RNA sequence: CUGUGCUAAGCGGGGAGCUAGUGGUGCCCUUUACCCGCAACCCACUACAGCGGGGCCGAAUACCUUUUGGACGGCUGUCAGGGUGGAAAGCAGGCACUCGUAAGGAACGUAGAUACCAAGGUCUCGUGCAAUAUUUACCUGUGAACCGUGUCAGGGCAGGGAUGCAGCAGCACUAAGCGGAGUUAAGUAUGUGCCACGAGGAAGCUUUGGAGUAGUCACCUGCGGGGAUACCGUUUCGGUCUUGUCAGUCAACCAAGGUUGCACAG
Numbered sequence: 001c002u003g004u005g006c007u008a009a010g011c012g013g014g015g016a017g018c019u020a021g022u023g024g025u026g027c028c029c030u031u032u033a034c035c036c037g038c039a040a041c042c043c044a045c046u047a048c049a050g051c052g053g054g055g056c057c058g059a060a061u062a063c064c065u066u067u068u069g070g071a072c073g074g075c076u077g078u079c080a081g082g083g084u085g086g087a088a089a090g091c092a093g094g095c096a097c098u099c100g101u102a103a104g105g106a107a108c109g110u111a112g113a114u115a116c117c118a119a120g121g122u123c124u125c126g127u128g129c130a131a132u133a134u135u136u137a138c139c140u141g142u143g144a145a146c147c148g149u150g151u152c153a154g155g156g157c158a159g160g161g162a163u164g165c166a167g168c169a170g171c172a173c174u175a176a177g178c179g180g181a182g183u184u185a186a187g188u189a190u191g192u193g194c195c196a197c198g199a200g201g202a203a204g205c206u207u208u209g210g211a212g213u214a215g216u217c218a219c220c221u222g223c224g225g226g227g228a229u230a231c232c233g234u235u236u237c238g239g240u241c242u243u244g245u246c247a248g249u250c251a252a253c254c255a256a257g258g259u260u261g262c263a264c265a266g
Stems, first nucleotide, its partner, number of pairs: 001266006010056002012030004020046005034054005062260001064258002067256004073250005079244006086237004091233001093232002097226005103221003107216002116210007123200006129193002131190007138182001139180004148173004156165003
């Protein structure tokens, strides 16, 4: 060096999480990569850190490597940005309110505005008138078994008689009372009045007149001031999700380098 047979090793690894710690089951990543059983109110183990059973390959195209370089992906931190929802603060602002201004628009105004002056009205008090309601009077109807009036048939009483007396029913009338009517009179009252008169009268509004001459108004936009408000926004605080920069850490995988047993035969 070649051949044969063994054995070690290998037949995936890693990140976060869990755990005193390690590995596994579950999640994720990765040139896809033996099988079966076990296991999250977990399973197995203890620094040589899954256990039990079976299979394949096998010392090189393989394995190992705390050697070097690259690198998927994960994790941590810093800084910056974005989304979302929580708490607080009237706060730059928006929306809404109010006061002012008058640049623009609208409207009114030389057919004379605004402001000013005079008188009247609107307003208050009083009086009258009218209207309405009501009371009384007036007018009218009705209205008394007896205890109202008149007349009192019949009957009664007194009387010799003439005659006289009382008087029921009826009729008529009337009192209190109960009704009716309104052309009337008087009184009282008023959620009444295109009414009249007198007195008062601050402002506003309104009508008429006067004098005078060019603006008036603040509806919309603009501008300025003030207050209010937690709906939007803003500011502050802390939560969560997400994007990016930088730093750190672990690292599948790839490349290069290094290491790797025993027996027999030639």

Notes
A computed fold for a 266-nucleotide RNA from a Clostridia bacterium, annotated as Bacterial large signal recognition particle RNA. Its Rfam family is "Bacterial large signal recognition particle RNA". For this family Rfam cites "Kinship in the SRP RNA family" (Rosenblad et al., RNA Biol, 2009). The source organism's lineage runs through Bacteria, Bacillati, Bacillota and Clostridia. The coordinates come from a structure-prediction model, not an experiment, and the mean pLDDT is 76.